[in-house]
Formats: sequence, C1' cells, structure tokens
RNA sequence: GAAGUCGGUCAGGCAAUCGCUGUUUCGUUUAACGCGAGAUGGAGGAAAGUCCGGACUCCACAGGGUAAAGUGCCAGAUAACAUCUGGGAGAUGUGAAUCUACGGAAAGUGCCACAGAAAAAAUACCGCCCCGGUAAAAUGACGGGGUAAGGGUGAAAAGGUGCGGUAAGAGCGCACCGCGUUGUUGGCAACAACAAUGGCAGGGCAAACCCCACUCGGAGCAAGACCAAAUAGAAGCAUCGAUGUUUAUCAAGUGCGACCCGCACUGUGCUUGGGUAGGUCGCUAGAGGAAAUUGGUGACAAUUUUCCCAGAUAAAUGAUUGCCUCGCGCCGCAUUAAAUGGCGUUAGACAGAAUCCGGCUUAUGACCGACUUCUUUA
Repeated sequence: GAAGUCGGUCAGGCAAUCGCUGUUUCGUUUAACGCGAGAUGGAGGAAAGUCCGGACUCCACAGGGUAAAGUGCCAGAUAACAUCUGGGAGAUGUGAAUCUACGGAAAGUGCCACAGAAAAAAUACCGCCCCGGUAAAAUGACGGGGUAAGGGUGAAAAGGUGCGGUAAGAGCGCACCGCGUUGUUGGCAACAACAAUGGCAGGGCAAACCCCACUCGGAGCAAGACCAAAUAGAAGCAUCGAUGUUUAUCAAGUGCGACCCGCACUGUGCUUGGGUAGGUCGCUAGAGGAAAUUGGUGACAAUUUUCCCAGAUAAAUGAUUGCCUCGCGCCGCAUUAAAUGGCGUUAGACAGAAUCCGGCUUAUGACCGACUUCUUUA
C1' cells in the first nucleotide's frame, strides 16, 4: 500500500421567527367546551417484513386424554422463543473466521432416474484359473467347475493400503488404518485419548413415511370494558322426549380450535324487516432507561444511586432564515499523490409510530477498533 474477517458508535449542532399537538399553572367563561398568557415534552436503528416468542384481554369457573403442530448434539441465559452465550462433532476457507434441517437406517415400510451383469440378503458383461478330447505341446471352438482380486458402467458396486498364500483369487491369513464390543482416564455432559478383543452388519436418503425425547388451548387492541341515544320486547318456519307428579331425574340441545370423557347453561337453528354505529377507557411508569460496584469465560444476574424520555384518532411531532461541523464534487501546488487553502452543495442514505415488549430477517450513509493474507521498502 492492497485485499479481506469480526465487533462497535452516530444518524447533525446552536440561535431566531411562525405553525401543530400531549401534560400542567393562571385568567376568562355559571360550569364545561373554547379563547388568551406561561412552563415543559413530542418519529427509528431499523418505526419496515409480520417470521418467532410473550405480556395483556375475552371465550371461561376450568380440566384429563388422543390426534394435530413445533423443536431436535451438550450445558447454560431468559418472562419465553426456532433467540442468545459457551463447548463438542462435521464441513468450507491459505488464514482471520463462517456454516449446520446436528436424535434414530440392527423396529417396520418406501425411494435411488439413465447407464450397468447387478442398486441391498443385489450380481457375473469383459476377464482370470482348472478339467475334458489329441502321440505330445500350444492356440481356438464347445462342454463342465471355481472366482469377485483386475477392467467397464455409475453419485454410489460385499471397507482401504501393503505383504504372504492360492490352480487362479478372496480378511483366506498377517501388519497398519477403519468399524463393532468392553474397560480405564479426563470432562456436569456432548465427546476425546489409551488399552484389550472380534475378521467384522452389503451403501445412501428420515429437508421420505415412521420411531424416540421434550414442549404445546383458541382468538386477538378492529381484543375487550363502560356510558348515552334510538328502534319494533317485530313477523314467520323448523326442532323441543320419557318417567314420576308440579317440581325433580334421565335424555336432548348449546358453549369450550378437531374427537372422547368431563364441566357449565336451558332452549336451539334459519329467513324477512327495523334502529344505532356517538363518546370515554383500554393508551403508555414499564419483564423501563442510565451510571457505578460485585459475581460470571460469556450471554447475563444482583445491589445502590438516578431519570420519566410521543400517545395522535383521518390521524400531531413541521416550515423558514443565519452560522458551525461532517460528507461529497471541483480548482490549485512540484510530473503524480497527499496536507493546508478556496469555491459549490436546501445535511445530502434507508426511510415515518398507532396496545406494548424481547428477538430474527431485509434496506442503508458516515466513522472507529481488533485481527488475517499478499506485495514493497528499511
């Protein structure tokens, strides 16, 4: 100097004038609304996506089971999660680092096109060896037997390499590696190392069905609660059982995401027609923010101190001017580059709350730090 990997910060500042809005004080107003004056707040790091998890509200007084659904190495954090932290295994990269839909294929079923002899209790296409017939030998053809080492096909073909052995071969035997089982050591664990033993199960796919373990009601602020007003407490159809005797039992029906059990209630379903759709609450003090200390590898937790930082409702949070700073563009110097300087640019990217919070994903401007690789110079 170039190229990269990971993490973090900010999203302009000051002043004036005018405008909108929340809270609050005073005045006016019978009171309220309204009006006037003052004080004090007023769009994001992603507010986006609606992909997860909750808080909260209702069903509802509130369950058990099955199915469905979700997750899937181990240990932790958290209100919880498919999030985050640390570790293990595997893979990618020269590396800093990054990724994983990471339980089980010996419970069962299923799939692996084409090619190939054969694709999982699956094989002999080419080949290699032995025997037959001949006086003998070799070769060829034919017939019989052995073989899976070599070649071919394929993503993948009875574990790999080497040596011995054999008629020719083959874990047939041996050594090492791989795999299974057992034990010891380390670790909470996932796992790792070592030793012994066994010639040893013939591959992959579960992001195929399935099995195993754990979790698990539904709907959603247009949830829901209250107040006021108005109308027609309207009309029609269907269903409504039995026993006992005037009120009970069983049945039936309705409600609780599906089904069963259970629980609660006593009517339920459909059609026509009419009225209202206005206001208040929910609505922002929280699993809240900041600082310090302590504990922890860390995510985080605890304690102390301190702060209140939007609540609109057809939807407020803005506009103008001036100065400063950053960025960007142009000019200029010593041939180039850079510093200082001058000029220009409406602070100039992505983009706007709507019940709230914790994450993830996506879009994006400016800057800072640590680390890795390459090149050059000393």
Notes: Predicted 3D model of a 378-nucleotide RNA (Bacterial RNase P class A) from Thiomargarita sp. Rfam family: Bacterial RNase P class A. Rfam links the family to the GO terms tRNA processing, dimeric ribonuclease P complex and ribonuclease P activity.